[in-house]
RNA sequence: GAAUGCUCAGGGCAAAACCAUCGCGAGAUGGCGACGCAAAGCCAGGGAUCUCCCUCACAGGGAGACCGCCCGGCCGCCAAC
Numbered sequence: 001g002a003a004u005g006c007u008c009a010g011g012g013c014a015a016a017a018c019c020a021u022c023g024c025g026a027g028a029u030g031g032c033g034a035c036g037c038a039a040a041g042c043c044a045g046g047g048a049u050c051u052c053c054c055u056c057a058c059a060g061g062g063a064g065a066c067c068g069c070c071c072g073g074c075c076g077c078c079a080a081c
Stems, first nucleotide, its partner, number of pairs: 004079002012037002018031005035068001041074003045071003049065006
């Protein structure tokens, strides 16, 4: 340095449910809570999924949500073999 994640240290994040607020909605933020996670850190670039709008429309188009679905990009802790 690369690969890998059986192991060690310091730790980190926080699903569902519930409460509050915001949003037409998908959902978001905070609290509480831990199902899980070695990128469950960051980025909506591609796909998937979901929402709203236009449309006669199962076509098509527009605006969004989601990275804890997959791929990609950037950055990063530890170290058993």

c-di-GMP-I riboswitch aptamer from a Chloroflexota bacterium, 81 nucleotides, folded computationally. The coordinates come from a structure-prediction model, not an experiment, and the mean pLDDT is 84. The sequence was found by an Rfam model in a public genome assembly. It matches the Rfam family "c-di-GMP-I riboswitch aptamer". Rfam describes the family as follows. GEMM was predicted in a large-scale screen for bacterial structured RNA regulatory elements. The organism belongs to Chloroflexota, within Bacteria.